[in-house]
Molecule: SAM riboswitch aptamer (S box leader)
Organism: Pedobacter sp.
RNA sequence: GAUUUAUAAAGAAGUGGCGAGAGACAGGCUCUAUGACCCACUGGCAACCCUCCAAUUGGAGAAGGUGCCAAUUCCUGACCAGAAUAGCAUGGUGCUUUCUGGAAAGAUAAAUU
Numbered sequence: 001g002a003u004u005u006a007u008a009a010a011g012a013a014g015u016g017g018c019g020a021g022a023g024a025c026a027g028g029c030u031c032u033a034u035g036a037c038c039c040a041c042u043g044g045c046a047a048c049c050c051u052c053c054a055a056u057u058g059g060a061g062a063a064g065g066u067g068c069c070a071a072u073u074c075c076u077g078a079c080c081a082g083a084a085u086a087g088c089a090u091g092g093u094g095c096u097u098u099c100u101g102g103a104a105a106g107a108u109a110a111a112u113u
Stems, first nucleotide, its partner, number of pairs: 001113007013042005021031003025077004043069003048065002050061004073105001079102006086096004
């Protein structure tokens, strides 16, 4: 890197370094010289792996491996289904808009390769 499965409206920041962009991508919106992003240290959150009890499903824990600590994955995003309202065209009906669900995309974990 690839595949599979699972998860996401909750939660958790200080110090130092650096010095200009950052939030994956596009659009929006936001953060940022009152120093963001990133890096280091310390602290914390969570509980995927893990540990213990029970024994596949339940409960407790946090030593260790990851992860995470602005905003719902910040919001929307090919496509599919359903619903609603209005507008336009209309013979049936279709298109646009909004909402909901799925899907897609990205992220993380675990397993396999």